Glycine riboswitch aptamer from an Acidimicrobiales bacterium, 89 nucleotides, folded computationally.
The coordinates come from a structure-prediction model, not an experiment, and the mean pLDDT is 77.
The sequence was found by an Rfam model in a public genome assembly.
The source organism's lineage runs through Bacteria, Bacillati, Actinomycetota, Acidimicrobiia and Acidimicrobiales.
[in-house]
RNA sequence: AGACCCCGUGCGGGAGAGCCACCUCCGGGUGGCGCCGAAGGAGCAAUCCCUCCCCGGAAUCUCUCAGGCCCACGGACCGCACGGGUGAG
Repeated sequence: AGACCCCGUGCGGGAGAGCCACCUCCGGGUGGCGCCGAAGGAGCAAUCCCUCCCCGGAAUCUCUCAGGCCCACGGACCGCACGGGUGAG
């Protein structure tokens, strides 16, 4: 002096999905049916580890419990910067 990788923070980008009825302080609320999935959760399991099995890990897949279907908030994931960890060379 230090790549790759991991974690955190900040900034930027960031999708999907409705109708009807009633009430209304006109902001919105409630109910019925329907719908969405990329917070979280759960499940299967491609697969990872091992000689094999078991155990364990595991998704953007599946389910829709939660959440959402005006906006806002949130938002998996991606990029950049900074801080920390590790440490190839």